[in-house]
Context: one part of a larger RNA
RNA sequence: CCAUGGAGAAGGAACUCGGCAAAAUGUCCCCGUAACUUCGGGAGAAGGGGAGCCCGUGGUAGGUGAACCUCGUUGCGAGGGGAGCUGAAGCGGGCCGCAGAGAAUCGGCCCAAGCGACUGUUUAUUAAAAACACAGGUGUCUGCAAAGUCGCGCAAGACGACGUAUAGGCACUGACGCCUGCCCGGUGCCGGAAGGUUAAAGGGAUGGGUUAGCCCUCGGGCGAAGCUCAAAACUGAAGCCCCGGUAAACGGCGGCCGUAACUAUAACGGUCCUAAGGUAGCGAAAUUCCUUGUCGGGUAAGUUCCGACCUGCACGAAUGGCGUAACGACUUGGGCACUGUCUCCUCCAUGGGCUCG
Numbered sequence: 001c002c003a004u005g006g007a008g009a010a011g012g013a014a015c016u017c018g019g020c021a022a023a024a025u026g027u028c029c030c031c032g033u034a035a036c037u038u039c040g041g042g043a044g045a046a047g048g049g050g051a052g053c054c055c056g057u058g059g060u061a062g063g064u065g066a067a068c069c070u071c072g073u074u075g076c077g078a079g080g081g082g083a084g085c086u087g088a089a090g091c092g093g094g095c096c097g098c099a100g101a102g103a104a105u106c107g108g109c110c111c112a113a114g115c116g117a118c119u120g121u122u123u124a125u126u127a128a129a130a131a132c133a134c135a136g137g138u139g140u141c142u143g144c145a146a147a148g149u150c151g152c153g154c155a156a157g158a159c160g161a162c163g164u165a166u167a168g169g170c171a172c173u174g175a176c177g178c179c180u181g182c183c184c185g186g187u188g189c190c191g192g193a194a195g196g197u198u199a200a201a202g203g204g205a206u207g208g209g210u211u212a213g214c215c216c217u218c219g220g221g222c223g224a225a226g227c228u229c230a231a232a233a234c235u236g237a238a239g240c241c242c243c244g245g246u247a248a249a250c251g252g253c254g255g256c257c258g259u260a261a262c263u264a265u266a267a268c269g270g271u272c273c274u275a276a277g278g279u280a281g282c283g284a285a286a287u288u289c290c291u292u293g294u295c296g297g298g299u300a301a302g303u304u305c306c307g308a309c310c311u312g313c314a315c316g317a318a319u320g321g322c323g324u325a326a327c328g329a330c331u332u333g334g335g336c337a338c339u340g341u342c343u344c345c346u347c348c349a350u351g352g353g354c355u356c357g
Stems, first nucleotide, its partner, number of pairs: 001352008010343002014341001019338001027051005036041001038175001052095006062086003068080004096100001108336007115328002120132002136173007148159003176323004181253003186250002188246005195241003201235002206230005213222003254272005281315001282312001293309005
């Protein structure tokens, strides 16, 4: 010097990102116990008191229950009976120590807020959480050889399911309470089939190649049938265009100007644009840049915290909104208790390091 333990005057979080770590609490019995609440809870809330040993009450209360007796359905029966064994609590009195749950095991508590309802699950080896799941809610697909899925094969076969729409698959949301507004123009999905577009295919107008033959100025020209190449009109499905529906589908939910008899503000008016211009609720928020916004509370002093305000850079309603008892090794702020975390360090024990050997 390091590690692990032990003790500490006065103060008691002044330490620190943060009470991290440590200390404190701790058992049983009794008293007592708030807001809030889904009436279960909260609750071991909180906060108090007691605890050893001896004597007496007392071999008492209680427990167990033999012999024996009676009844009788004769059984491992019922009733009576009380021997023997066992044996408190409470109360009264006394005794000892620094200390009586004498060691060990063995909750610290309270207030307020955020998030997630809850018990659960997770990054085996830096993350346990507000993430995942969850009951509950909603939408959608599926009529059974179901949808959906597995299976080197538009195989057999299997799961779904020895189930049948109160079922099964998928997606979103996430207990519960109060609710869930407007927009279908875009994208998606569903429905429609009149019209437009449109593939293969059908269809063959027309044109080309070849040549029996014919003509010829002998250079060549025309050219049937057949074979063959190209091919127009026309017919031609789904899809797309088109017409509707649908947002607990993907998503979206405005701007400028003026106006009231102080000022300020604007219930009101005008105008432009849009598919429609954000409703309820909440709001400097896990969201607020400016920002340590402003006011109030708490502190002697508070960029955090709590309550408000609303100017929401850039909340907002199942990518759910706002609340919410209970719950949480979650996060944030405050308090009581307690302490070597600190003011400010000191000593002791054990084991290392180090020195000598």

Background:
This is a predicted structure of a 357-nucleotide part of an RNA (large-subunit ribosomal RNA, domain IV) from a Gemmatimonadota bacterium. The sequence was found in a public genome assembly. Its mean pLDDT, the model's own confidence on a scale to 100, is 88.